[in-house]
RNA sequence: AGAGUUUGAUCCUGGCUCAGGGUGAACGCUGGCAGCGUGGAUAAGGCAUGCAAGUCGAGCGGGUUUAGACCCGCGGCAAACGGGUUAGUAACGCGUAGGGAACGUACCCAGAUGUGGAGAAUAACCCGCCGAAAGGCGGAUUAAUACUCCAUAGUCCCCGCCUCCGAAAGGUUGGCGGGGUAAAGCUCCGGCGCAUCUGGAACGUCCUGCGUCCUAUCAGCUUGUUGGUGAGGUAAUAGCUCACCAAGGCUAUGACGGGUAGGGGGUGUGAGAGCAUGACCCCCAACACGGGAACUGAGACACUGUCCUGACACCUACGGGUGGCUGCAGUCGAGAAUCUUCGGCAAUGGGCGAAAGCCUGACCGAGCGACGCUGCGUGCAGGAAGAAGGCCUUCGGGUUGUAAACUGCUGUCGUGUGGGAAGAACUUUGACGGUACCACACAAGAAAGGGGCACCUAAUCAUGUGCCAGCAGGUGCGGUAAUACAUGAGCCCCAAGCGUUACCCGAAAUCAUUGGGCGUAAAGCGUCUGUAGGCGGGACAAAGCGUCCGCUGUUAAAUCGCACGGCUCAACCGUGCAACUGCAGCGGAUACGAUUGUUCUAGAGGCAGGGAGAGGUUAGCGGAACUCAUGGUGAAGCAGUGAAAUGCGUUGAUAUCAUGGGGAACACCAAUUGCGAAGGCAGCUAACUGGUCCUGUCCUGACGCUCAGAGACGACAGCGUGGGUAGCGAAGCGGAUUAGAUACCCGCGUAGUCCACGCCGUAAACGAUGCCGACUAGGCAUUGGGAGUAUCGACCCUCUCAGUGUCGAAGCUAACGCGUUAAGUCGGCCGCCUGGGUAGUACGAGCGCAAGCUUAAAACUCAAAGGAAUAGACGGGGGCCCGCACAAGCGGUGGAGCGUGUGGUUUAAUUCGAGGCUAAGCGAGGAACCUUACCAGGGCUAGAAAUCAAGCUGCAAGCCUGCCGAAAAGCAGGCCGCCUACGAGGGUGCUUGACGGGUGCUGCAUGGUUGCCGUCAGCUCGUGAUGUGAAUUGUUCCCUUCAGUGGGGUAACGAGCGCAACCCUCAUCACGUGUUACUUUUCACGUGAGACUGCCGUGGUCAACACGGAGGAAGGUGGGGAUGACGUCAAAUCAGCAUGGUCCUCUGACGCCCUGGGCGACACACGCGCUACAAUGGCUGGGACAAUGAGUUUUGCCAACCCGCGAGGGUGAGCUAAUCUCCCAAACCCAGUCUCAGUUCGGAUUGGAGGCUGCAACUCGCCUCCAUGAAGUUGGAAUCGCUAGUAACCGCGAAUCAGCCAUGUCGCGGUGAAUACGUUCUCGGGCUUUGUACUCACCGCCCGUCAACUCAGAAGAGCUGAUAGUACCCGAAGCACCCGAUGUAUUUAUAUGUUAGGUACCACGGUAAGGUCAGUAAUUAGGAGUAAGUCGUAACAAGGCA
Repeated sequence: AGAGUUUGAUCCUGGCUCAGGGUGAACGCUGGCAGCGUGGAUAAGGCAUGCAAGUCGAGCGGGUUUAGACCCGCGGCAAACGGGUUAGUAACGCGUAGGGAACGUACCCAGAUGUGGAGAAUAACCCGCCGAAAGGCGGAUUAAUACUCCAUAGUCCCCGCCUCCGAAAGGUUGGCGGGGUAAAGCUCCGGCGCAUCUGGAACGUCCUGCGUCCUAUCAGCUUGUUGGUGAGGUAAUAGCUCACCAAGGCUAUGACGGGUAGGGGGUGUGAGAGCAUGACCCCCAACACGGGAACUGAGACACUGUCCUGACACCUACGGGUGGCUGCAGUCGAGAAUCUUCGGCAAUGGGCGAAAGCCUGACCGAGCGACGCUGCGUGCAGGAAGAAGGCCUUCGGGUUGUAAACUGCUGUCGUGUGGGAAGAACUUUGACGGUACCACACAAGAAAGGGGCACCUAAUCAUGUGCCAGCAGGUGCGGUAAUACAUGAGCCCCAAGCGUUACCCGAAAUCAUUGGGCGUAAAGCGUCUGUAGGCGGGACAAAGCGUCCGCUGUUAAAUCGCACGGCUCAACCGUGCAACUGCAGCGGAUACGAUUGUUCUAGAGGCAGGGAGAGGUUAGCGGAACUCAUGGUGAAGCAGUGAAAUGCGUUGAUAUCAUGGGGAACACCAAUUGCGAAGGCAGCUAACUGGUCCUGUCCUGACGCUCAGAGACGACAGCGUGGGUAGCGAAGCGGAUUAGAUACCCGCGUAGUCCACGCCGUAAACGAUGCCGACUAGGCAUUGGGAGUAUCGACCCUCUCAGUGUCGAAGCUAACGCGUUAAGUCGGCCGCCUGGGUAGUACGAGCGCAAGCUUAAAACUCAAAGGAAUAGACGGGGGCCCGCACAAGCGGUGGAGCGUGUGGUUUAAUUCGAGGCUAAGCGAGGAACCUUACCAGGGCUAGAAAUCAAGCUGCAAGCCUGCCGAAAAGCAGGCCGCCUACGAGGGUGCUUGACGGGUGCUGCAUGGUUGCCGUCAGCUCGUGAUGUGAAUUGUUCCCUUCAGUGGGGUAACGAGCGCAACCCUCAUCACGUGUUACUUUUCACGUGAGACUGCCGUGGUCAACACGGAGGAAGGUGGGGAUGACGUCAAAUCAGCAUGGUCCUCUGACGCCCUGGGCGACACACGCGCUACAAUGGCUGGGACAAUGAGUUUUGCCAACCCGCGAGGGUGAGCUAAUCUCCCAAACCCAGUCUCAGUUCGGAUUGGAGGCUGCAACUCGCCUCCAUGAAGUUGGAAUCGCUAGUAACCGCGAAUCAGCCAUGUCGCGGUGAAUACGUUCUCGGGCUUUGUACUCACCGCCCGUCAACUCAGAAGAGCUGAUAGUACCCGAAGCACCCGAUGUAUUUAUAUGUUAGGUACCACGGUAAGGUCAGUAAUUAGGAGUAAGUCGUAACAAGGCA
C1' cells in the first nucleotide's frame, strides 16, 4: 500500500466482500511449565450459612469470680470512612475555567484566655406483671467527662451612636455604649482532657461561563411560572417557601416532548483529522428490596440506623413478630458465558485507646479458569543401503527424507536429596513458605497440535462421489477425468495454542474540516419577491472583539512517549524528563476580518432624451373556413378503407348557387425572429399597465448579492356554480381486423375543450444545466440601439452596448460533449445526493369539496442496479452491390402405376448410423448363404486370430474314408510320414500364466476425414498514429473489377492467408517420335508457338478501366477441372481406421463357431426417380452416322457357324488388346399403317411355359415366350432445375459383381433450343450507415394478471399490557402549626418535655376521561422470494400503433 465482484470486452459511477489491529469474550479441536495481570457484561432477579464495625476500665455504676480477668449498663469517639453496583439521571450530573462583599467544619496544627460554685434525675442491678416469641410495663435504689442552674469573660453574638469609605443603597474601617452565652474531670504525676475566641491545613456546600447522544413523523412551552416588596427558612445566596403586586420568562443558535445513556482521566483503531468505547486502576456523581419521611450528629435524610407503606420470604401458640449479599465467599434462577463457603492481619492503610492492644472478607497472599500478555521447553550433533512402510508414477523413478533406525552428547524442564532468603523500620512480629533461589544425582526419559492449500491468499497430487452427498467470506465449486465436496499422501501458516462466531476501528475520499459530488450515473426547489441568517466596493482615523506573540497559573495521579534502573530476560514494576494540542489572567502587535466615525464613486438606484416587442388586462371590429336552417338547380349515389362494412341518401343526400344564424380558431406575413421570472404569449383597433435596451462629464452615495421559513404566480387534466357548444372528442355504441381485439383503422358520440367567478398546485414545469459578480482566443449569422467614415440622402463598411444562434483556441469532462449564453478559472449564498428493489409507498401531520398534493420511513430482499463509449449480432431501419435470387423463357416435381430410401406400425428380429437448407437411389460402387453387426436354436471357453514365458508330449503338419448330426462339432479307421550344425534345436500339439477379444458406451474426452455458409471476397499481422481504455486507423472514401481486381485520394507504410496466376484438360498451328492404321489428312504421345487490352478509335482524371473495330482457330479470366482463407454450426462419423476413459470376460459371455430366419414385413405418410397418359405419337419394313470404356490360367471378352420364336445352348476362331471381342448405337431419314378411342396409347398385375448364375433362387434373383391388360386423358395449394454446345430429347459404356433386384451412381457421345426489359418484390450473400434494454447474440431479451408455497411489514371489529401526566376521592409515617391534657424547673410568668385530637403538605391506593408505546387478532390489500404451471405480448429495432 490494496484486492475480488456488474460487461463479450472497456472506462466511469456505485454498493457488497476480503486481507490488518483489538476484546472482561463465548464455542469447536487440542493442551507441558512458569511469571504478571484478569474473571457475573444477562436477572439493580431471589437468597440458606459463616464472616464483613467496633473500641475505650486512664469518664461512671453494677454483676460474677478469683491467679490474670470477663460480662451488663450509662457515657465518649467511630459507625457519613473503607467496600459494592450503574438502576435512575441529558442534569451545573460530569469535565474545564472561575466566583463567594453569601458559607460550614468533629478529629489535627499554631496562638490567646479560662477551667469557680450548686443541684435534680436515670440505666444496669433488684422486686412484680404481660406475651408463644420478639419484646414491653410498673415500683424502689444509685454514679459520672450524662443532665440542669448560678458566677465570671472577651478579639465571640445581638442592638444603637460617632467616625471613615461610597453618588446612593450599603459596608467584617475604627471607636464608644447597652444586652447575651462557657467549662469536666481523670492520672502511673510525665501528662491526657474540657470551655471560649482567632488563624492554618484538609474536607464539604452553593453560584457562574463554556463543552457534553439521537429524534422536527415532538413547534410552541410555562402559573411558583418570570420579576418585585415583605416575611419565613438555611451553615449560606436564592421562588428555597409563603402573602401581596406586576405580566412576565424560554424557543428554529431547537424551547417543550419522546428515545437512549452514569460523566471524566482514559481505552481500541487510525498517517492524522476523526470514529467507536467508558471492563480492570484513579477522580466525581447516584443508588442500597420498590416508594415516602424525618431523627441523631461536625457531617446522613444514613448499604449491614429509625418510622410508615407495598411486594416477597420466613417464624407463630394465629394474638403477633422477623428479614433485606448492588460487602467477601457461596447457592438457585435466567444465560453462549464469568472462580474458593481458602490463609493472615506479617506488610500497607483505617477505627478506638495515653498505651499495651482489639477490630478490619479494606488489604496482603494462596486456590481455580490457556481468559489475556510475556518467557521457556518438547532436545543437540553425526548418520545414505537415500532402509522399510505410505503416496504418486511417463514404470525409468520421484517424494515423505537426515526424517527414522543407529552412534555420541547435554540436562532447560521434570523427579529425588540437601541447603535456603530478602520482604522487618526502633523492641516484638512472616500468612505467603521449606516458596523463590543454590548445589548434587537420574534419565531423551512425561510434553504438538490447530487451521488451510480454485482466485483474492502462502501452500497440490491421487482415489471416491456424479447438480447427489456436500462446500462457501465474496466470486462461485459439484450434472464421470472436481488442484473448490469426502478420504489419503505431500505441502503452507501459526504454535500451547489454532480456528469459528459476535462486536469496534481501519481499508471507506462509502457523510469528503483535512478530503466528494449534482447536463446524461443518485442529486438544481416549476418560477419569482423577500424576512432571519451568511457574505459584501475605494480612502482615512480611533479602539483592540476576532487574530498573532510572550509570560504566569492550571491542565490530579495512573496511562501514552523517551531515558535510566529492579525482578536471570521479557511481560511487569520503579525513578526522572517530556507531553497532556485545553482554559483563565497579565503584557504586547494592529496587516487582515469585525466595530465606531468621516469621506469617495467604479457596485446599485434615480433623472432626462430616445427605441423595439405575439409582455399583461379590458372593450370593440374583421375576413377565410366549418356547420346548421330556408329556398333554387340536380340526379343516384355519397362517405370511408389496405380491402370493406356500419353510417348518410328517392321524405332527394353528395355536388352547386343564394340568404340567414352560430361558435371556436386566427392562413399568408413567419424566421435558426421577438417579449416575459417561469408557466406562457400571434387577426386588427383603442384604453389602462409591467418590464427592458441605448445615449447623457446630471443626482443619491454601498443604499448591494444570496436567501432557511414565508408569500405570490404557476401548462394540461380535474372539481364547484352559472352560461355556451360550430369543429374536435376521453367514456360509451356500432362496423371492421383478429385465434381473441374491452386496441390500432372506420362511422357516430357524452363529459370536456370556450366564457365568468372560485378551487386544485402538479408535468420529460427540460438547457434534464440555481442565482449574482469577475476573468480567460476567435470566426460566421441574426434582433434592438448608438457612434464613425462616406454619400445629395440612404444602402454597404468599421467600431460599440444589450440579446439570440452556430462552429471552434486553451481548459474541463468517465466519455458523450461544454467551450465569453461554460459543463473553463475563481468568489458569495441557497437547494439537493449517498447501492438497487420495497417506495415517492405505509403510518403520522399539514393543505384540499373531492381527486389528491406536500413532508416521508422500516422490516424484508438482491450483488448488483446504473452512465458513456467499443466490437459484434439482429431490425416487419436506410443506402450501394452481387448471385438462375426474382423476372423473361424451356422442361419438370406435387395427381397415376412401379422402383428405391425414410418415418411409422408390426415382429423373435425387422442390426446400426444419418434428421430443415447441410438426413431420406445417404454410409451401401451390388443383403438368397457369406456379407451381418439383428433374432431363434445347437455348440466352444487362454479362446477363430497375436506375442512371450514355463512345463509336458513326442507325434510333423496334413490328406482320405466311414458313423452320428441341420451344420458346427464329435467318434472311429486309414494314408503320408519333415529339416538339422545331432543340442530334444527349429517346427508342431497339449497344459498353465501374463494376456487376448468386444460393430458394447461416450463424436459433449479426441486424432484423422467430411458437409454447409462458399470459389462468397473476405480474414489478419508488424511498425507507426489516434484514443485513459475496450478499440480504431490501415481494410473507410471516389472510379473500376468476377474479385480487398486495379487506379486516385488518404496517418498511414508495408506484409501474410485468401482472389488472380502458376498445374491438368479441350479448341489452332509447328516440330519430333510411334503404330496393330490404306498414302496424305486423321490418330496417340511429347516438346513448343499463340492472346498480352498487344494495335486502332471513342469515353474516362492524358489513370485504372469501359465500349466499338481490325487481325486471328480463339478477345478481353476463351470453355471445363483441380485448388476451398480466418472461422461458424459442442454440425457428421468411436460402425472405415486410430485412440483416452469406462463396462463385459476364469464364463450359463456384450467374446467365438454353425444352421435357419431377419435386414425384403405393410393400414398409412414423406423424399428421390423410372414409365406413361399419346399423332412433334405407336407399330411394321428398309436405310445412316458416334464416343468413352472393359476384357483370360483366380478361366475373361467371345467372332463365325449350327439348334431354339426367344432368353439361351452347342461348338469354337481370335485377343494379355489402336491388331480380336463386347459392338447392330438410338433419337434421325424413307415408305406403309393406325385416326383421337382408355385406343394398335399405357404397361402394372396375374396365370402358364421356359432359360441362366449359384452348394442352394420358398421366404428373396435376373431374363425369355404365350396369355392377361390395372391406374392413368397433363396433375390443387405449393415447389425444382437450367443462361449455350447449356436446357431438353436420344442411346452407349464402366465400377461393384457368381448372379442380381441398376429405373441408382459415375462417365461417353448424338440431335440441339428459347429467354434475360430490368433489380420493385422473394431467398441468400458482401460493404457501409443507424437504433438496441440482444452477446447462449431475435429460436434473443422481457412485462403483467391468474394458480401453488414461504416470509416480513401495513390496515383491522377489538382484546391485553406498560408508561407519563390531568381532575377528584382516600390519606400512613413524619416535620410544622392549632387546641386540650400532663410532667419538670424556678423569680409565677416563662422555659422545656410527653401526649389524645385537629389542620396543611404528602407516599401508597382508588375512580374517570383522554395521550403515547408495545404485544396479539378473524379478515383485507399490496410487497418480496421460489429450475422447468396458465393467459397473452406491453417494452427493447420504426419492437411491428415511436
Molecule: small-subunit ribosomal RNA
Organism: metagenome